[in-house]
RNA sequence: AGAGUUUGAUCCUGGCUCAGGAUGAACGCUGGCGGCGUGCUUAACACAUGCAAGUCGAACGAAGCACUUACCAAGGAUUUCCUCGGAAUGACUAAUAAGUGACUGAGUGGCGGACGGGUGAGUAACGCGUGGGUAACCUACCUCACACAGGGGGAUAACAGUUAGAAAUGACUGCUAAUACCGCAUAAGCGCACAGUAUCGCAUGAUACAGUGUGAAAAACUCCGGUGGUGUGAGAUGGACCCGCGUCUGAUUAGCUAGUUGGUGGGGUAACGGCCUACCAAGGCAACGAUCAGUAGCCGACCUGAGAGGGUGAUCGGCCACAUUGGAACUGAGACACGGUCCAAACUCCUACGGGAGGCAGCAGUGGGGAAUAUUGCACAAUGGGGGAAACCCUGAUGCAGCAACGCCGCGUGAACGAUGAAGGCCUUCGGGUCGUAAAGUUCUGUCCUUGGGGAAGAAAAAAUGACGGUACCCUUGGAGGAAGCCCCGGCUAACUACGUGCCAGCAGCCGCGGUAAUACGUAGGGGGCGAGCGUUAUCCGGAAUUAUUGGGCGUAAAGAGUACGUAGGCGGUUUCUUAAGCGCAGGGUCUAAGGCAAUGGCUCAACCAUUGUUCGCCCUGUGAACUGGGAGACUUGAGUAUCGGAGAGGAAAGCGGAAUUCCUAGUGUAGCGGUGAAAUGCGUAGAUAUUAGGAGGAACACCAGUGGCGAAGGCGGCUUUCUGGACGAAUACUGACGCUGAGGUACGAAAGCGUGGGGAGCAAACAGGAUUAGAUACCCUGGUAGUCCACGCCGUAAACGAUGAGCACUAGGUGUCGGGGUCGCAAGACUUCGGUGCCGCAGUUAACGCAUUAAGUGCUCCGCCUGGGGAGUACGCACGCAAGUGUGAAACUCAAAGGAAUUGACGGGGGCCCGCACAAGCAGCGGAGCAUGUUGUUUAAUUCGAAGCAACGCGAAGAACCUUACCAGGUCUUGACAUCGAGGAAAAGCCGUAGAGAUACGGUGUGCCUUCGGGCAUCCGAAGACAGGUGGUGCAUGGUUGUCGUCAGCUCGUGUCGUGAGAUGUUGGGUUAAGUCCCGCAACGAGCGCAACCCUUAUGGUCAGUUACUAACAGUUCGGCUGAGGACUCUGACAAGACUGCCGGGGACAACUCGGAGGAAGGUGGGGACGACGUCAAAUCAUCAUGCCCCUUAUGACCUGGGCUACAAACGUGCUACAAUGGUGACUACAAAGAGAAGCGAGACCGUGAGGUGGAGCGGAUCUCAAAAAAGUCAUCUCAGUUCGGAUUGUGGGCUGCAACCCGCCCACAUGAAGUUGGAGUUGCUAGUAAUCGCGGAUCAGCAUGCCGCGGUGAAUACGUUCCCGGGCCUUGUACACACCGCCCGUCA
Repeated sequence: AGAGUUUGAUCCUGGCUCAGGAUGAACGCUGGCGGCGUGCUUAACACAUGCAAGUCGAACGAAGCACUUACCAAGGAUUUCCUCGGAAUGACUAAUAAGUGACUGAGUGGCGGACGGGUGAGUAACGCGUGGGUAACCUACCUCACACAGGGGGAUAACAGUUAGAAAUGACUGCUAAUACCGCAUAAGCGCACAGUAUCGCAUGAUACAGUGUGAAAAACUCCGGUGGUGUGAGAUGGACCCGCGUCUGAUUAGCUAGUUGGUGGGGUAACGGCCUACCAAGGCAACGAUCAGUAGCCGACCUGAGAGGGUGAUCGGCCACAUUGGAACUGAGACACGGUCCAAACUCCUACGGGAGGCAGCAGUGGGGAAUAUUGCACAAUGGGGGAAACCCUGAUGCAGCAACGCCGCGUGAACGAUGAAGGCCUUCGGGUCGUAAAGUUCUGUCCUUGGGGAAGAAAAAAUGACGGUACCCUUGGAGGAAGCCCCGGCUAACUACGUGCCAGCAGCCGCGGUAAUACGUAGGGGGCGAGCGUUAUCCGGAAUUAUUGGGCGUAAAGAGUACGUAGGCGGUUUCUUAAGCGCAGGGUCUAAGGCAAUGGCUCAACCAUUGUUCGCCCUGUGAACUGGGAGACUUGAGUAUCGGAGAGGAAAGCGGAAUUCCUAGUGUAGCGGUGAAAUGCGUAGAUAUUAGGAGGAACACCAGUGGCGAAGGCGGCUUUCUGGACGAAUACUGACGCUGAGGUACGAAAGCGUGGGGAGCAAACAGGAUUAGAUACCCUGGUAGUCCACGCCGUAAACGAUGAGCACUAGGUGUCGGGGUCGCAAGACUUCGGUGCCGCAGUUAACGCAUUAAGUGCUCCGCCUGGGGAGUACGCACGCAAGUGUGAAACUCAAAGGAAUUGACGGGGGCCCGCACAAGCAGCGGAGCAUGUUGUUUAAUUCGAAGCAACGCGAAGAACCUUACCAGGUCUUGACAUCGAGGAAAAGCCGUAGAGAUACGGUGUGCCUUCGGGCAUCCGAAGACAGGUGGUGCAUGGUUGUCGUCAGCUCGUGUCGUGAGAUGUUGGGUUAAGUCCCGCAACGAGCGCAACCCUUAUGGUCAGUUACUAACAGUUCGGCUGAGGACUCUGACAAGACUGCCGGGGACAACUCGGAGGAAGGUGGGGACGACGUCAAAUCAUCAUGCCCCUUAUGACCUGGGCUACAAACGUGCUACAAUGGUGACUACAAAGAGAAGCGAGACCGUGAGGUGGAGCGGAUCUCAAAAAAGUCAUCUCAGUUCGGAUUGUGGGCUGCAACCCGCCCACAUGAAGUUGGAGUUGCUAGUAAUCGCGGAUCAGCAUGCCGCGGUGAAUACGUUCCCGGGCCUUGUACACACCGCCCGUCA
């Protein structure tokens, strides 16, 4: 920093999407360790249980307990002595009194429960932020100063008793204390009231001083150190109130307000105040957005961004609000109070039904909700808080630990060496490549982990005191052992192959992949990225200059209001003085801490933490050259006024005019008129149309007339008059910035439409009829009503357009035109100036087209409008309207585009030019008949397959009886009918026999070549297996070949130039040609593939050659070029020649070229052929062949017999033969060319009516044969008939080929003798040796052409011409087409 996506391609506009960062996250897969953070975003939903606010005995009374002392009474263990009778001792227990206690729970009293902790429901507000104010205020505890504490009193909890109640909780009686409570005294420096003096301030006022009146205090305890108390003042801290500025969206919320706004009196408060109240006034707020509605705690900050901004308001910090919901006050320094009170409500719980209890938005925890968020942990050791004199107590604040990859940061999962590049996987062109030094292996290390040992800081103030924690950390033992995944790999976007799948399954953020060779689906191998994480989803910013202040636009892409006037507002000419509001500079205050940034430091580093520095904005003070603003004054150039002048369809009203249409009346006149592409409806013999005269009525104003004029726009057109607006020019004078724009507002505003009343000739929605048409609610015609016209009133919209808002200024020109002026000139006119209106054009600008002093250029000012397409200018709401409707104006949903300009093609029932048997002009056909042949369809066991408009259909097939053959039925084979390798064996073939439909099986017979004698070669049998085989699929995987546009004249390139670019130019233009053929011109100059030529053939003569061809002369002759001979001719076939617009004339541009002519066998590419540019049709062919992939493998391969491809209701194509006399038949008689021939052509001769047969001369062919050419010609006959036309069909009998003619061949003879009398709509070929007609030959082939490919014979007609049909070429134009008009696309229905 950009990228993808609209198109065939391009530029632009414009949306959508992606790459980045972030998160209190969640989900999927995976998961080793540590540090530091973070963790209910949803139900301000409900909560079991425990804890979270107590403390003080140094305020007080009483009780209990413990101990000590004293006391005496009773009981009396034990021990000692003993005369055994007793004596002494006396633990322990109990009572009383006093004292002590670091003890306990309750009570009175004090302080604290207003902090700390939680949450964000409400709140759009002085709530918050920021800066100020209080002369309008309060402040417990704390600090300082001054002063003081004298003397009394009466109660009350506790407790005891009685009593109500289930309980909670009370009631009554009695006793008692205080630092509890209450008087009295004392005090003025305190408060209040009254009236003064001085000083000061910012309005009320403040401060100080003195006077009078009046009011209010106290508590003790003590270890004698002190602690506590009262009053006053000050400080500190904390709070309260007020104000400036800032603080979301909606105008489809425009008016709101009654304590409302202000005043006076009073009340209330710590204090000001309508805070409350009585009275008085009628104000107050609002387009600078009141009110209403929706949403929301605000900020420091956090995320993003280059910044300006945009988004967010978790954790941490400040403020606010709230504590189940709503309300209220009490106490207190402080609350209208989370763990206080009262009331109401909902819910939950207890109950003896009478009543009671409760409030986790404290910490844990539970249920619920949810995609989703933790332990009913430890400790007060530290920090801090409350109480206390203190010890100390309390503290779910806090410090720690636990859980969670939720985030950030750090570390590890090993390191070095190691090539037979192992095995294995994957790919493969089978050679190899890759995973890959990766592994194995060898040598090491020990972070985390593990064993054992030591062991902190955090703790101060000498000692004591550590939840964390035997934690961090250190030493040591052990062993590479325990530790890698996730996403992606078509483009964007780094990374590619195989298999599977087959528009299925699936993917996808956008474009889009998948229909049999998917780098996009799934899997694998490989690769890329990140890494204890990786992806996905959600959200925010960015990219997006896609709301544009920085930093966009509005002629055609979305966008200038239809036009003007004008309010608020915004902006504003020259100059002097002043003012410090804006603005600049300087100083000061504030901008909490944390955060950010920079530097430095501390945890091993980092995250994290600490220290230092720095930062918007607001306020105050001072000052200031210019500029903007405010104030005062002046000026004239902006603007305006006055005077004079001319131009004009500017507006309103009244009057007048002629032409035309129609109607009425009358005349003339007769059969039509009218209308159309053609007609009809209509009018007309009751007299139309036409024509003449007169009249009526309405509307509009020909010519002039002009990218001429006027007007703000809409718009304005006969003439005259009246009234009236504006612009312009000239010259002076005057006013003195009076200006520009203009949200709302107001006025005007075409046509249509609406209301009322007139008017109504023509025209004419609706409507009627006639046509057209498949239909025709249209276009065309005949009629015709609203309306069009007038007056008055509405409507308020148009492609109301220059698709271009208004104003001012500046920036080359040229040329028209309208209005006015000046100078020169006799004039024509020239020059010049102001204002309008056009065209062309430079700079500049624009995406391009274009605009260009009338800007879309360069600037300034103000307004309006736009932000993807559709939905939609729709819905709803509101306003206006009589209505029609207009104005304002969304969303859901849906698409990845919609669009502008230009480019190349293609297309057009667009234009221009041109060509072609394209039409026309002709000739012969096809389409009708019969038959042949191909196809469709149908049938079938099979009727094998392919070809499908032209460009499939006598096509593949140059020839299906078997074979062919691919199809069907049946019978068989399985390394195979065919190829290579191959253990072993044998020659094989052939011949004969048997069975069988045959394939085949069995039996018999039979035997090679070479040799160095080892063996080899060829052939056959043959196990197992590699493999063969496939006319199976895909012509949309292909090669090759072919068709077609089209033998049409086109298709391109290099360099240069033009264009932002696609592209253009060249190749267009003027001529010309069969031709992009050539010439000329030209920002083009050249070149290539095509055209043409070079090749073959044919037409002419020549040279050479002369057999098998030829025969003029000569000789012979069987009369046949037969023989000799000849090289002249014909011919054969090789070589050269010839034709090139070369010559002449006309035209043309002095060109190319064209027209005519000469000569010539041939004349303007002489005729014909071969030859087919870039490309199009996914054209045809996998069945000629080749070939990728897929499929079959005792079968989709192979063999055999028989059948089928030959079927037959019907349809189509291509042909043959005809329908006859230009003919048929019979007889006679001429003239070709080009070919073929050995398993061949086959002569003469003989036989047969004939097909043919017998036979075999000649010929591998200029020699022989096929071979007769036919039409033509001559003669004869038929005489217009279904015939002496026509020959189908059928019968009989034959011939030929062949293993075999039944299905299913050809031919012959005789007999039979169908349809058909020239063919509808339509359609084909052909421009000269052509069409037509006549026969001949060949390939294939045993046999089988009406087909195909060739050959010659006879031999026409017509072409005015290019309007039309078809196809094509070039230029141009339109396009919403590009799969390109067989396109695109609209509506209805399913």
This is a predicted structure of a 1390-nucleotide RNA (small-subunit ribosomal RNA) from an uncultured bacterium. Model confidence (mean pLDDT): 84 of 100. RNAcentral holds the sequence, with entries from ENA and SILVA.